[in-house]
RNA sequence: CAAAUAAUCCGGCAAACCUAUUGAAAAAUAGGGACGCAAAGCUAUAGGGACUAAAUCCACCUUGGAUAAGUCAGCCAGUUGCAAUU
Numbered sequence: 001c002a003a004a005u006a007a008u009c010c011g012g013c014a015a016a017c018c019u020a021u022u023g024a025a026a027a028a029u030a031g032g033g034a035c036g037c038a039a040a041g042c043u044a045u046a047g048g049g050a051c052u053a054a055a056u057c058c059a060c061c062u063u064g065g066a067u068a069a070g071u072c073a074g075c076c077a078g079u080u081g082c083a084a085u086u
Stems, first nucleotide, its partner, number of pairs: 003086003012037002017032006035074001041079003047076002049072003056066004
């Protein structure tokens, strides 16, 4: 320097749920809390996929449909990288 391995050591992150706040919603932030994760670090008009539908449009008789520039990185993916062992 490169590759492989997996929680052996030191550590790291934090699902569901609860509380508060923001938001039309999806969801996000903070605190608590740990299901799990070798990238559960970063990237959302660089790509695929998923969620929501305020505004807008269509239909119709008060309900439904379409739609992202909104959201999800702990869906795939791209990119960067620590410690240990070989």

Record summary: The prediction has a mean pLDDT of 78. c-di-GMP-I riboswitch aptamer from Paenibacillus sp. NFR01, 86 nucleotides, folded computationally. Its Rfam family is "c-di-GMP-I riboswitch aptamer". Its family is annotated with cyclic-di-GMP binding in the Gene Ontology. Rfam describes the family as follows. GEMM was predicted in a large-scale screen for bacterial structured RNA regulatory elements. Genes associated with GEMM are involved in a diverse array of functions, including chemotaxis regulation, signal transduction, secretion and chitin.